The prediction has a mean pLDDT of 78. c-di-AMP riboswitch aptamer (ydaO/yuaA leader) from a Candidatus Fermentithermobacillaceae bacterium, 164 nucleotides, folded computationally. The sequence was found by an Rfam model in a public genome assembly. The organism belongs to Candidatus Fermentithermobacillaceae, within Bacteria. It matches the Rfam family "c-di-AMP riboswitch aptamer (ydaO/yuaA leader)". Rfam's curators write: This family represents a conserved RNA structure found upstream of the ydaO and yuaA genes in Bacillus subtilis and related genes in other bacteria. Its family is annotated with regulation of gene expression and cyclic-di-AMP binding in the Gene Ontology.
RNA sequence: UCAGGUUUGGCGCUGAAUCUCCGGAAGCGGAGAGCGGGGGACCCAACUUUUCGGGGCUAAUCGCGAAAUCCCAUUGCCGAUUUGCAACUGGGAUUUCGUGUAGGGUCACGUCCCUUUCGACCCGAGCCCGUCAGCUAACCUCGUAAGCGUGGCAAAGGGAGGCA
Numbered sequence: 001u002c003a004g005g006u007u008u009g010g011c012g013c014u015g016a017a018u019c020u021c022c023g024g025a026a027g028c029g030g031a032g033a034g035c036g037g038g039g040g041a042c043c044c045a046a047c048u049u050u051u052c053g054g055g056g057c058u059a060a061u062c063g064c065g066a067a068a069u070c071c072c073a074u075u076g077c078c079g080a081u082u083u084g085c086a087a088c089u090g091g092g093a094u095u096u097c098g099u100g101u102a103g104g105g106u107c108a109c110g111u112c113c114c115u116u117u118c119g120a121c122c123c124g125a126g127c128c129c130g131u132c133a134g135c136u137a138a139c140c141u142c143g144u145a146a147g148c149g150u151g152g153c154a155a156a157g158g159g160a161g162g163c164a
Base pairs, nucleotide, nucleotide: 011149012148013147014146018033019032020031021030022029023028034144035143036142037141038140039139044134053132054129055128056127057126062100063099064098065097066096067095068094069093070092071091072090073089074087075086076085077084103123104122105121106120107119111160112159113158114157115156116155117154118152
C1' cells in the first nucleotide's frame, strides 16, 4: 500500500416487513398503530370442465436450442402367445446447461418525496395451500422476515417544505 475477516456506531439498497407501549437482567413474550396478503354477498362475469387437477405470495412469466433419463406409439429380430432386445422416426414428461423474454431494481448524501428521458450495471428465483377458492360491501383471518454495500458530479419536470 492492496485484499480479506471480526466487532460497534452511522448511512444506504431489495422487500409489506417499520414505529410505540407493557413484562423481563437478557434471550424473548404480548398489545397497538402503520404497511402488506388471503378468504368472503347482491350485482356483474362465467356457462362450465373438473389428474392434462386447481389455486395463492412474488418483478420472477412465457419461449427456443442441446444433452441425459423415463414412458407411449411405429418398425425389425426372437417367439405358439406373452415377454425381451434393438433401431432410428414421432410425441410427452423430468433434470442439467445455454440463450432470449413479459416484467422488476440500482446508479443516495446536490434538503425531502415522486415521475420521465439517455446511458451503464444487475434480477428475471424461490416458497406455500392441499382436491378447494371468479369479482365482492359488511365480516373473518394471516404476515410484519430475510438478505446485502451502490456511484451518472447525465438531463427534464412536478409536489411538499423553507426563505423573502